Molecule: Lysine riboswitch aptamer
Organism: pig gut metagenome
RNA sequence: UGAUAGAGGCGCAGUAAAGAUGAGUACCCGUCCGCAGGCACCGCAGCCGUUGAUGUUCGGGGAAAGGCGAUACUGCCGAAGCUUUGGGAGCUGCGGAGCUUUCACCGCUGAGCGUAUGCCGAAAAGGUAUGCGAUUGUCAUCAUAGCUUGAUGUGAUGGAGUGCUAUCGU
Numbered sequence: 001u002g003a004u005a006g007a008g009g010c011g012c013a014g015u016a017a018a019g020a021u022g023a024g025u026a027c028c029c030g031u032c033c034g035c036a037g038g039c040a041c042c043g044c045a046g047c048c049g050u051u052g053a054u055g056u057u058c059g060g061g062g063a064a065a066g067g068c069g070a071u072a073c074u075g076c077c078g079a080a081g082c083u084u085u086g087g088g089a090g091c092u093g094c095g096g097a098g099c100u101u102u103c104a105c106c107g108c109u110g111a112g113c114g115u116a117u118g119c120c121g122a123a124a125a126g127g128u129a130u131g132c133g134a135u136u137g138u139c140a141u142c143a144u145a146g147c148u149u150g151a152u153g154u155g156a157u158g159g160a161g162u163g164c165u166a167u168c169g170u
Base pairs, nucleotide, nucleotide: 001169002168003167004166005165006164009077011076012075013074014073015072016071019068027061028060029059030058033055037048038047039046041096042095043094044093080109081108082107085104086103087102088101089100090099091098110136111135113133114132115131116130117129118128119127120126138159139158140157141156142155143154144153145152
């Protein structure tokens, strides 16, 4: 320096999924009140509304999506995740803004857990960003035990996966 193969553990991701939540919510019908506006954030257009909309009281009926997910299978160990930027698609008749999703580049993160704050979310679920905390694997340095020398164990400190270990080649 190139290739191949490996290791970390509540390990990562994907697919399907019983089920719970969403929710007695949205929405539909009837009813009480009420009176001029209403239609996702803005604008335009269009539509609905005094035959009473939006809103509200009561009664009857009553979902879904995203997210979670016992369990099973698949692919793996930059597994994977995330930000900015750019392109595509969707939400919405058009434009803007915003959100979701997908692809590409740059950049960041060793890993899982807990916790504080912010954001997404119906949520006390979950996700995500930053900070903190101990734990853990790996390497380096130092000390110490062991030891013919080493391999190795323990402790402390520190670094980062573009790392580490093994084999083969140059």